[in-house]
Context: one part of a larger RNA
RNA sequence: UGACGGGGGCCCGCACAAGCGGUGGAGCAUGUGGUUUAAUUCGAAGCAACGCGCAGAACCUUACCAGCUUUUGACAUCCCGAUCGCGGAUAUCAGAGAUGAUUUCCUUCAGUUCGGCUGGACCGGUGACAGGUGCUGCAUGGCUGUCGUCAGCUCGUGUCGUGAGAUGUUGGGUUAAGUCCCGCAACGAGCGCAACCCUCGCCCUUAGUUGCCAUCAUUUAGUUGGGCACUCUAGGGGAACUGCCGGUGACAAGCCGGAGGAAGGUGGGGAUGACGUCAAGUCCUCAUGGCCCUUACGGGCUGGGCUACACACGUGCUACAAUGGCGGUGACAGAGAGCUUCUACCUCGCGAGAGGAAGCUAAUCUCCAAAAACCGUCUAAGUUCGGAUUGUUCUCUGCAACUCGAGAGCAUGAAGUUGGAAUCGCUAGUAAUCGCGGAUCAGCAUGCCGCGGUGAAUACGUUCCCGGGCCUUGUACA
Numbered sequence: 001u002g003a004c005g006g007g008g009g010c011c012c013g014c015a016c017a018a019g020c021g022g023u024g025g026a027g028c029a030u031g032u033g034g035u036u037u038a039a040u041u042c043g044a045a046g047c048a049a050c051g052c053g054c055a056g057a058a059c060c061u062u063a064c065c066a067g068c069u070u071u072u073g074a075c076a077u078c079c080c081g082a083u084c085g086c087g088g089a090u091a092u093c094a095g096a097g098a099u100g101a102u103u104u105c106c107u108u109c110a111g112u113u114c115g116g117c118u119g120g121a122c123c124g125g126u127g128a129c130a131g132g133u134g135c136u137g138c139a140u141g142g143c144u145g146u147c148g149u150c151a152g153c154u155c156g157u158g159u160c161g162u163g164a165g166a167u168g169u170u171g172g173g174u175u176a177a178g179u180c181c182c183g184c185a186a187c188g189a190g191c192g193c194a195a196c197c198c199u200c201g202c203c204c205u206u207a208g209u210u211g212c213c214a215u216c217a218u219u220u221a222g223u224u225g226g227g228c229a230c231u232c233u234a235g236g237g238g239a240a241c242u243g244c245c246g247g248u249g250a251c252a253a254g255c256c257g258g259a260g261g262a263a264g265g266u267g268g269g270g271a272u273g274a275c276g277u278c279a280a281g282u283c284c285u286c287a288u289g290g291c292c293c294u295u296a297c298g299g300g301c302u303g304g305g306c307u308a309c310a311c312a313c314g315u316g317c318u319a320c321a322a323u324g325g326c327g328g329u330g331a332c333a334g335a336g337a338g339c340u341u342c343u344a345c346c347u348c349g350c351g352a353g354a355g356g357a358a359g360c361u362a363a364u365c366u367c368c369a370a371a372a373a374c375c376g377u378c379u380a381a382g383u384u385c386g387g388a389u390u391g392u393u394c395u396c397u398g399c400a401a402c403u404c405g406a407g408a409g410c411a412u413g414a415a416g417u418u419g420g421a422a423u424c425g426c427u428a429g430u431a432a433u434c435g436c437g438g439a440u441c442a443g444c445a446u447g448c449c450g451c452g453g454u455g456a457a458u459a460c461g462u463u464c465c466c467g468g469g470c471c472u473u474g475u476a477c478a
Base pairs, nucleotide, nucleotide: 001478002477003475004474005473007472008471009470010469011468012467013466015462016461019426020425021424022423023422026318027317028316029315030314031313032312033311034309035308042053043052064304065303066302067301068300069299070298073129077128078127079125080124081123083121084120087106088105089104091102092101093100094099109119110118111117131293132292134291135290136289140287141286142282143281144280145278147276152191153190154189155188156187157186158167159166160165171182172181173180197270198269199268200267202238203237204236205235206234207233208232211228212227213226216225217224241264244258245257246256247255248254320419324378325377326376327375328374329373336367337366338365342359345356346355347354348353385416390411391410392409393408394407395406396405432454433453434452435451436450437449438448
């Protein structure tokens, strides 16, 4: 100087408390461990691994296993030789296929000093080399997590100390903040904080189609004429600064209350992550040193596996019901996506869906709501709760749903009556609850990333648990 303390002081955080809803019990989904296996590819491991890499394993992916097969190689550059096309379509045989053998048709390279001279393409050969998701993240770059959006981390000059170092950065107040004020052997400065950026909330203005409709006609319908006032869209601007008033404070910074205001003291949300810590994670994104393989640890293919199942754990979904289930009637979003696509509408089907068929390269057309509300029924039951499991018949995607897809109908109707110890999230348009969209994607979502609808309770307080910041003290630790 740090680190640590079941030392002290001050302060903060959904850290506790006050509340609301969960997890832990059940069934299923998913990840992991373990076990099994020819293989169940590999990585991730307290917080910060475990719906994580994987924004989507039937083949492919795919790295794993079995078998078959290949050796200048699937891919790149150079050298030698041959050909002039390359390419596309087609047929036959062998084979699981990769591949091997053969056939027909279309097409008939460019420049040129006319020299196989130059370029291009393909075939064959030789070796240099290619190739490796092989090892080492404890050799590395890059990227990322974490403490933590915590308020800290440092430097120059000066001063003090023999020196390591100290001072500044401590102190008194204050703040979300090393934020600001005052004081002070310090005076300044840098990286962080804040602001500048995006978005939501108010107003003005410009513009008025694909959007809108107050007034005038018109219509089943903003449909049409008309209009751009309103809504909205998307460009520009204004607006909030403790600016004003009162109190308090040290005549300060600030704090408390009030006015006005759409908004008030950081207005809400986002992006933004200092010096560093964990030899944290990643050599399987990529790049890369070293080591290793080179008829194989490289390449191709078929089939299998990653989907196994006495069990254990994590994360979720659905429930156990009446604030509910079922039947009927029937409203109201936002944000996105769409041409091998989204598909209105019509017909058929109980349905998944099928067959027709408009519109839209989209403010124009389409995908497109549910909870809520109203009416009826069920009456406390393992039920008209719950939907697992199983049987069967189908639908769709796709060469192909056996291993191993999703969905529909009928039948079946398991556990489960609110969950031990323990444990998690959340302070407001939040929790809870309800649906919708998107990426990936042929198909496949209870996951992820977004979007809106309905919409609470509670916070006395900081003694305690956890984590963190500052000052101080002890130390046999570095």
Molecule: small-subunit ribosomal RNA, 3' major domain
Organism: uncultured prokaryote